[in-house]
Background: A computed fold for a 72-nucleotide RNA from Candidatus Pacebacteria bacterium CG_4_10_14_0_8_um_filter_42_14, annotated as transfer RNA. Its Rfam family is "tRNA". The family's RNA type in Rfam is transfer RNA. Lineage of the source: Bacteria > Bacillati > Minisyncoccota.
This record gives sequence, C1' cells and structure tokens, in this order.
RNA sequence: GGCCCCAUCGUCCAGCGGUUAGGACACCAGGUUCUCAUCCUGGGAACUGCGGUUCGAUUCCGCAUGGGGUCA
Repeated sequence: GGCCCCAUCGUCCAGCGGUUAGGACACCAGGUUCUCAUCCUGGGAACUGCGGUUCGAUUCCGCAUGGGGUCA
C1' cells in the first nucleotide's frame, strides 16, 4: 500500500429503517442486618465524526478516524 471485518452505558453483549435504545456485571440511593456481605426495591449512564439516501437513520450508502485480520 490492496482487500475484508468491527466501532452502542464504566465493562461485556443485544437491538439492523418508526423501540421509552434493552440485559448482565459494575456504580449510586433506600430497605433488610448489631455491622459487613448476601438478598429486595429504585436511580443515573451509551449509538466514533462529517456528509448522503429517506417522511423518518443506531440501523442503508460514501468519506474520515480508531481497532482487528489477511496479502504483498
């Protein structure tokens, strides 16, 4: 340098045109407990960037950025 794949809460993973963007763990608050842990209830928190298509884009397309693979 060519080609291919990936990018979503702090972490890991769903969701692939109209969703309240969901779950587990973590975190915070309350309850329970003599205390801690466990357990129960609740809460906050995310679509890499810029364009395009569309009535509507996290989802489709292009470019960029980052990561991975492969060929040389």